[in-house]
């Protein structure tokens, strides 16, 4: 230099003119002045909270939902950091819903012999036993029996090495062993159990023990931990208008999971439910923006983050504002007369607030790190 | 703003606890019937299961992210 890889930051800049919204100067109106006025995602509404309402101020965690390596961080989390394990990469580094399949249930289509505490289709063997045959020896005597050796059959039986099926077939490779084989024995690898050592821990290393029990829990489930419900259109206040109108049903209804408990009602002036008809509803006020806030410095920690000091106030709406023009100068693109002209300048845009995640995004800056590359 | 439900053929909808090749009705095309049309009968074509990724041997179905549509709510 180039390629790669990880993190952080900006969201073109300067000046002028004219506008828009909030607050203040100002008791009101006009005018004027001062000051503030979108984002890193304001988005999706996917998580977690604050706040406030309902319920409870008793119980159950039964049902339902969520999370899932370990240790930490945080107000909290399905978030973040470091580490462990597995996978990928030459490396920097990246990815992982990453507890339990030996509690139980279930599923594993097709193919295949067999899909789990299974099984033998082709195949191998048939040592041993059986049957047949031949030879030899012996005994009884033309034949039979016994013993021994050989050959054959594949009947009993043995095997799971090989073939074949499948996503997956009860460890893999090699040597020994055997009738043929097999963890049957051994070496290395893998896995399980147990013990020791190191570590807070996940886990790692080592010793010993030959090893039936696959995969799926983003299937039910089990284990551990967490969760009451609905959201600022919550909720409160003022103003306005009012009639507990008429009809039908009706003995139970409500407390937004259950039990308990409580409340309303029970022959009715009747709880509650349904239908019909009528009146009123303001660009009203509060909630509303000072907050787990932001910036700088120091300090503890590998880090997430914490602590201390100093400084700052930074949209608050009607669901409506946050813009336009000109000049200079960046950047991108097109055209040609090669230094001029035209066009464009990302994604997007507050509405109770905060912390995360995810998604969209032109271009640029910065700080590390890697080298299977190139040059000096 | 907040909260629910849904997306499968041109249209309306099925698709149990994941299984081989996703179905039904209407519509469309061809043939038959008819003088002809309709109706009817037979046959046929037509699918990125909204998009992308993951789990699994295998995904319309299970999980995650995104896109679109509909409804409720002062």
């Nucleotide at each position: 230099c180039c390629c790669g890889c990880a993190g952080g930051c900006c969201a073109a800049g300067c000046a002028g003119c004219c506008g828009c919204g909030g607050a203040g100067g100002u008791g009101u109106g006009a005018u004027c002045c001062u000051u503030c006025g979108a984002g890193g995602a304001a988005a999706g509404u996917c998580c977690g909270g604050a706040c406030a309402c309902c319920a409870c101020a008793g119980g159950g965690c039964a049902a339902g939902g969520g999370u899932g390596g370990u240790c930490g961080g945080u107000g909290a989390u399905c978030c973040c950091g470091a580490c462990c394990c597995g996978g990928g990469g030459a490396a920097a580094c990246c990815c992982g819903c990453g507890g339990g399949a030996a509690a139980g249930u279930g599923c594993c289509a097709c193919a295949g012999a067999a899909a789990u505490g299974a099984c033998a289709c082709c195949g191998c063997c048939g040592a041993u036993g059986g049957c047949g045959u031949c030879c030899g020896a012996c005994g009884g005597a033309u034949c039979c029996g016994u013993c021994g050796a050989g050959c054959g059959c594949a009947c009993a039986g043995g095997c799971a090495a090989g073939g074949g099926u499948g996503a997956a077939a009860u460890g893999g490779u090699g040597c020994g062993g055997u009738a043929a084989g097999a963890g049957c024995g051994c070496a290395c690898c893998g896995g399980c159990g147990u013990c020791c050592u190191g570590g807070c821990g996940a886990c790692a290393g080592g010793g010993c023990g030959g090893c039936c029990g696959u995969g799926c829990a983003a299937a039910c489930c089990c284990c551990a931990c967490c969760c009451g419900g609905a959201g600022c259109a919550a909720g409160g206040c003022c103003a306005a208008a009012u009639a507990g109108g008429g009809g039908a049903g009706g003995a139970g209804g409500g407390c937004g999971c259950c039990c308990g408990g409580c409340c309303c009602g029970u022959u009715a002036c009747g709880a509650c439910u349904c239908c019909c008809g009528g009146g009123u509803u303001g660009u009203g006020c509060c909630g509303c923006u000072u907050g787990a806030g932001c910036g700088c410095u120091g300090u503890g920690g590998c880090a997430a983050c914490g602590c201390a000091g100093c400084g700052c106030c930074c949209a608050g709406a009607g669901a409506g504002a946050u813009g336009g023009c000109c000049g200079c100068c960046g950047c991108c693109u097109c055209g040609c007369u090669u230094g001029c002209g035209g066009g464009g300048u990302a994604c997007a845009g507050a509405a109770u607030c905060c912390g995360g995640c995810u998604u969209a995004c032109a271009g640029g800056c910065u700080c590390a790190c890697u080298g299977a590359g190139c040059g000096c | 703003g907040g909260c629910a439900g849904g997306g499968u053929a041109g249209c309306u909808c099925a698709g149990g606890u994941g299984g081989u090749u996703a179905g039904a009705g209407c519509a469309c095309g061809g043939c038959a019937c008819u003088c002809a049309u309709a109706a009817u009968g037979c046959c046929g074509g037509g699918g990125u299961c909204g998009u992308g990724g993951g789990u699994u041997c295998g995904a319309g179905u299970c999980c995650c992210a995104c896109c679109c549509c509909u409804g409720c709510u002062a």